The RNA shown here (small-subunit ribosomal RNA) has 1600 nucleotides and comes from a sediment metagenome.
Its mean pLDDT, the model's own confidence on a scale to 100, is 82.
It matches the Rfam family "Bacterial small subunit ribosomal RNA".
The RNAcentral record of the sequence draws on SILVA.
RNA sequence: AGAGUUUGAUCCUGGCUCAGGACGAACGCUGGCGGCGUGCUUAACACAUGCAAGUCGAACGGUUCUCGAAGUUCGAAGUUGGAAGUUCGAAGUUCGAACAGGGUAGGUUUUAAGGGUCUUAAAAGACCUGAAAGGAAUGCCUGGAUCGAACAACGAAUCUCGAACUUCGAACUUCGAGGAUAGUGGCGGACGGGUGAGUAACGCGUGGGCAAUCUGCCCGUAAGAGGGGGAUAACACCUAGAAAUGGGUGCUAAUACCGCAUAACAUCGUGGUGUUGCAUGAUACUGCGAUCAAAGGAGUAAUCCGCUUACGGAUGAGCCCGCGUCUGAUUAGCUAGUUGGUGGGGUAACGGCCUACCAAGGCGACGAUCAGUAGCCGGCCUGAGAGGGUGACCGGCCACACUGGAACUGAGACACGGUCCAGACUCCUGCGGGAGGCAGCAGUGGGGAAUCUUCCGCAAUGGGCGAAAGCCUGACGGAGCAACGCCGCGUGAGUGAUGAAGGCCUUCGGGUUGUAAAACUCUGUCUUCAGGGAAGAAACAAAUGACGGUACCUGAGGAGGAAGCCACGGCUAACUACGUGCCAGCAGCCGCGGUAAUACGUAGGUGGCAAGCGUUGUCCGGAAUUACUGGGCGUAAAGAGCGCGUAGGCGGGAAUUUAAGUCAGGAGUGAAAACUACCGGCUCAACCGGUAGCCUGCUUUUGAAACUGAAUUUCUUGAGGGUAUGAGAGGAAAGCGGAAUUCCCAGUGUAGCGGUGAAAUGCGUAGAUAUUGGGAGGAACACCAGUGGCGAAGGCGGCUUUCUGGCAUACAACUGACGCUGAGGCGCGAAAGCGUGGGGAGCAAACGGGAUUAGAUACCCCGGUAGUCCACGCCGUAAACGAUGGGUACUAGGUGUAGGAGGUAUCGACCCCUUCUGUGCCGUAGUUAACACAAUAAGUACCCCGCCUGGGGAGUACGGCCGCAAGGUUGAAACUCAAAGGAAUUGACGGGGGCCCGCACAAGCGGUGGAGUAUGUGGUUUAAUUCGACGCAACGCGAAGAACCUUACCAGGGCUUGACAUCCCCUGAUGUCUAUGGAAACAUAGAGUUCUGCCUUCGGGUAGACAGGGAGACAGGUGGUGCAUGGUUGUCGUCAGCUCGUGUCGUGAGAUGUUGGGUUAAGUCCCGCAACGAGCGCAACCCCUAUCUUUAGUUGCCAGCAGGUAAAGCUGGGCACUCUAGAGAGACUGCCGGUGACAAACCGGAGGAAGGUGGGGAUGACGUCAAAUCAUCAUGCCCCUUAUGUCCUGGGCUACACACGUACUACAAUGGCCGGUACAAAGGGCGGCGAAGGGGCGACCCGGAGCAAAUCCCAGCAAAGCCGGUCUCAGUUCGGAUUGUAGUCUGCAACUCGACUACAUGAAGUCGGAAUCGCUAGUAAUCGCAGGUCAGCAUACUGCGGUGAAUACGUUCCCGGGCCUUGUACACACCGCCCGUCACACCACGAAAGUCUGCAACACCCGAAGCCGGUGAGCUAACCGAAAGGAGGCAGCCGUCGAAGGUGGGGCCGAUGAUUGGGGUGAAGUCGUAACAAGGUAGCCGUAUCGGAAGGUGCGGCUG
Repeated sequence: AGAGUUUGAUCCUGGCUCAGGACGAACGCUGGCGGCGUGCUUAACACAUGCAAGUCGAACGGUUCUCGAAGUUCGAAGUUGGAAGUUCGAAGUUCGAACAGGGUAGGUUUUAAGGGUCUUAAAAGACCUGAAAGGAAUGCCUGGAUCGAACAACGAAUCUCGAACUUCGAACUUCGAGGAUAGUGGCGGACGGGUGAGUAACGCGUGGGCAAUCUGCCCGUAAGAGGGGGAUAACACCUAGAAAUGGGUGCUAAUACCGCAUAACAUCGUGGUGUUGCAUGAUACUGCGAUCAAAGGAGUAAUCCGCUUACGGAUGAGCCCGCGUCUGAUUAGCUAGUUGGUGGGGUAACGGCCUACCAAGGCGACGAUCAGUAGCCGGCCUGAGAGGGUGACCGGCCACACUGGAACUGAGACACGGUCCAGACUCCUGCGGGAGGCAGCAGUGGGGAAUCUUCCGCAAUGGGCGAAAGCCUGACGGAGCAACGCCGCGUGAGUGAUGAAGGCCUUCGGGUUGUAAAACUCUGUCUUCAGGGAAGAAACAAAUGACGGUACCUGAGGAGGAAGCCACGGCUAACUACGUGCCAGCAGCCGCGGUAAUACGUAGGUGGCAAGCGUUGUCCGGAAUUACUGGGCGUAAAGAGCGCGUAGGCGGGAAUUUAAGUCAGGAGUGAAAACUACCGGCUCAACCGGUAGCCUGCUUUUGAAACUGAAUUUCUUGAGGGUAUGAGAGGAAAGCGGAAUUCCCAGUGUAGCGGUGAAAUGCGUAGAUAUUGGGAGGAACACCAGUGGCGAAGGCGGCUUUCUGGCAUACAACUGACGCUGAGGCGCGAAAGCGUGGGGAGCAAACGGGAUUAGAUACCCCGGUAGUCCACGCCGUAAACGAUGGGUACUAGGUGUAGGAGGUAUCGACCCCUUCUGUGCCGUAGUUAACACAAUAAGUACCCCGCCUGGGGAGUACGGCCGCAAGGUUGAAACUCAAAGGAAUUGACGGGGGCCCGCACAAGCGGUGGAGUAUGUGGUUUAAUUCGACGCAACGCGAAGAACCUUACCAGGGCUUGACAUCCCCUGAUGUCUAUGGAAACAUAGAGUUCUGCCUUCGGGUAGACAGGGAGACAGGUGGUGCAUGGUUGUCGUCAGCUCGUGUCGUGAGAUGUUGGGUUAAGUCCCGCAACGAGCGCAACCCCUAUCUUUAGUUGCCAGCAGGUAAAGCUGGGCACUCUAGAGAGACUGCCGGUGACAAACCGGAGGAAGGUGGGGAUGACGUCAAAUCAUCAUGCCCCUUAUGUCCUGGGCUACACACGUACUACAAUGGCCGGUACAAAGGGCGGCGAAGGGGCGACCCGGAGCAAAUCCCAGCAAAGCCGGUCUCAGUUCGGAUUGUAGUCUGCAACUCGACUACAUGAAGUCGGAAUCGCUAGUAAUCGCAGGUCAGCAUACUGCGGUGAAUACGUUCCCGGGCCUUGUACACACCGCCCGUCACACCACGAAAGUCUGCAACACCCGAAGCCGGUGAGCUAACCGAAAGGAGGCAGCCGUCGAAGGUGGGGCCGAUGAUUGGGGUGAAGUCGUAACAAGGUAGCCGUAUCGGAAGGUGCGGCUG
């Protein structure tokens, strides 16, 4: 950074799609590790369970536990002394163990296995050595209220019995200390944590303000705390209840509560003097009066923690303001406490915040109100940026806490884990009544495509309480789960060729997988195991780690445990095979798949990314495809039909001032995080930290003054005005005029008129048409008349008058920017149409009739009503077009025309020149996709308005507005397509044009179509009737010849390496003959013979041919595909065309050349020309034929000579002629005349055998038809392989109701028959032609001469012709089909199924409907001959000659073709394209009697809790009191407000609805043919009307 996709191709417009990045993601396949992050986007759905807010005993009274002291009571034990038994032991000594401390690292000590040295006879001993890392294990020394054992001596204890003393324990009482704590009290619970429902708002962001405010804890300053009082929980007792929870009586404390005192710098009232502010006001000093405080606790104490008042700070909060903050106008008006004022109330505080009264205001097109959607921001994603999208995590603000309402407490709440009420839901219940709120952390159910553990810890950070210790903390710190994301690492590295095996492909040679593997040599990251082991801990000495034995370090082992996913037609990197056969499937777009799929599926290979890879969804980008940066509007979508004008936007010259915009400097703010740059920390990175930048903004201040704005002054060129003149279908009204049509009256006059392509309807003998005269009435104004005039547009046309608008020119005395545009608004606005009333001649929708037609609701004709005309009122649309909005300025010219002015010239008018305005054409630059535009811009710029954003749906639906209606205006969506479109190009086509040609028509001749037969085809039939060919260009075609064979078909019988080819092995024959079976093929049996070459030691060997047998490779296929192919062929068409190189033009496809003027059979030639040349075609060169010359004469010929015959070139001879076949000549528009352009050429003529290519043939350009052929042949692929191959017999291809093509023979007298008689050419012949002669009526037979051919034969050759005769118009002496009988020939064989002969038979047919074919001269027509095929078979085919015409005015028409041009919506190209109704299926939408949710308001009813107000006869501790009571308070009751609820009528959104309407999409449905060509009636627009439908017609308009 672009790419694909509209076309045959091109350029443009324009949409659709792709490549990129991102994600709180999900799904599919797969999955090794670590770090750092992230994790209910849906149901603000419901929640089991546990935890998430407590703390203070140093505020208080109690309760309880422990301890101490004193006292009382009770109990126990001990001591003292005696008797008996048993048991224990201090200290000491020795040894050992344990503990603590110390020193020692240049060592010391103890040394294991092992190794070495020495000694020794050996055992053994001595000495040396004896690891890294880590750690100091152990050892040594010292120490003692440590422990144990042994020793000896000594001492003590225990048991039983009874007295005194002592000690201990328990209970109770009193006092004291310590711990714990339900309650009172204090502080906290308003923080922290969650969520985004609501909210379009001062909610948020940003910047300000409060002279209109509050602020617990904290900090600072100043002052103070005196003296009293009355209660109440806890507790005790009684009592209600299932419980929750209470009730009563009694007792008690405080830092709980309440008076009094004191008191101001506080507050209030009232004075004075200053300062200050924009202002309401603020503030300093000074008087007087009034009011209001306090609490203690700890400590031996010092003191500390509290308490009260005031001032200030800090923090936090409240309120107000400027600016910014989504969509819809198919939401245009909203508002009653509403807007303001005054008084009052309320609040911390301003304020309609609330209330009473007064006024009538306030908001809105700069978008009010309403509706929809939405938490806002820092940021995040994307983008070059501007922008666009978004608001997860982290951070700031707001709102909410089951739903709705309300207040209380408090510094702070109208309060997530508080209270009250109402509602829904859930739970408990003894049925009376109660309890609850995870949008805290985990977790559950549900919803969903989808989102985690009922974990550990307060160690750190932070918070609450406390003097503190400390307690609490699901905040937080961590761990767990999840590839959800980002980052990092690994799954090994090196060497390794016979390029292994296997796979895949193959042209069978090989290639590829692929150094890949194996193998060898290494390494050790991750993983595993073992050892060591943190920082995070800070103040402050100690203590304190959830994470965690984690990170990290070391050692060991072993390549071992670790790769997938997607793609491979183009875009887009990467290709082959097989399978499938428009099936299955793919697909983001274009599009793949119908038998050779790089596009489906699989495999191999390859490409990409990688612990991930793809898909889906969403956003930005690409998209300049909403264009501010950065688009457009003549024809692609798009200029309003036109004007006037409001708001708004923009605006001429000069000067001064100002400073709003603008610019510059300073200041404040723009939180942190994020982002960018640099530096640093985790091994790197992600991540984290530091510094700087950035935060593009807002506010404030100082300055500048060019530009814009504002103010003032001034100017004249913009604009207006004045004077003079001018042209005009400009508008409105009134009057007048003539021509014409029609009608009426009268005259003349008679049979038609009228109309059409042709007719008919119609009119007319009741007198039409025609003609003459008179009259009536309506409408329109010929000529002039002109890309002439006027008007804003629509539009305006006889003449005159009146009224009136605009324009142009000249002059330059006036005003002095007064201007331009113009959303809304207002007005005008063709035709058609509507309303009312007139009018009505002509014309004429509808309608009637006649034609046309398959039909004809049309085109044509005859009639004809609305309407067309006038007046008044509506409608408001057109292809209302220059498809081009208005204004201003600038930018080469040329030439018409209309109106004016000036100049020159003239006597004057012209002519000429200059200039202004209007209206045309051409054209430079420039612009444009091109076409084109070009001073009347579509050029260059500025200002303002309108409009466009793919096609269809649709200018439709719904809603609003307008209208009497018709309808207009505004104006969507669902759904659907990948295009729709503009300009130009090349073709093709046209019932477009021009030019030209052809047996194309015409002019002629003869046919076909009718008959019979032959032949081919279709159809039918069949066991089979083998296959192919299908308009011309299949059909007497392949087939130049089906009885068998052919033969491919059918039936039956056989064979299976095969009928045929190659290779291998064995055998040696095979062939031949005979016999049997058989339809044959074949099978069986027998007889008989023994191939060739080479070598040879003669025994044989070997090779080859051939045959038999065997095994497998293979053969074979007229099986399929001519739409896989080669080759060959047909056709347009023997038409004159088809192209290329270079150059030039064009953005390009392409054009030019090749077009034009002539000419030709011809792109043949000439001339001209941005072309110059060239190629394939044309022509010529080739063959036959027509004339002549020459050469050569046998088998040909015979003039002259001779011979000779019945005759005959028969013979001699000759080659002169004919002829044969070689070589040449000849014809070239060469010559003359004319025409033409001095050309090419044409016309005429001469000469010539032949004259303008002499006649004929061969020869077929680029290409078209997927033309024909796989059955001539070849061939890819597919298929069959004891058969789809092969052999054989028989049958079939020959069938037969019928249809078509092509021929033959006829229908007769231009003839038939009989007899006679004449003249060819070209061919063929040895398995052949076959003579003479003979036989037969004949086919033919016998015969066999001659001939491999200018010699002989077919062939004594022709036929029509000619001569003579006969028949005499008839189904015949025409015609010969059909049939019968008898034969001939070929052949193995004529039944199916040959040809011919003879005799007999004697059908249809009397010249052929519609239609159609051939032919232009030696042609048509007619006549016969020959040949190929072939055993036989020819009406076919291919050749040959004989006889031998008619006609062509001409190119209007039919058909085909060529060139130029034009139109095109065609490009598989008119056999094209394409429109509408109807029928069927599906889809979305509208309407609809209604039905049902939801939402927000309104009116009324009810009225909880609660605040406020009133009352308070009931109750009442503190204060007063004269003791009566009072003050004050409370309950209760009442009132205003008030949620939920109820009722009601409307509004809005939505869902659904029988039926209905159009729309879209669908395979090859039905009816027509509207459009594209002059589309067959030019099309289209508006309107009206009619019709199955496209559509038709009327009126007006446009040219597209």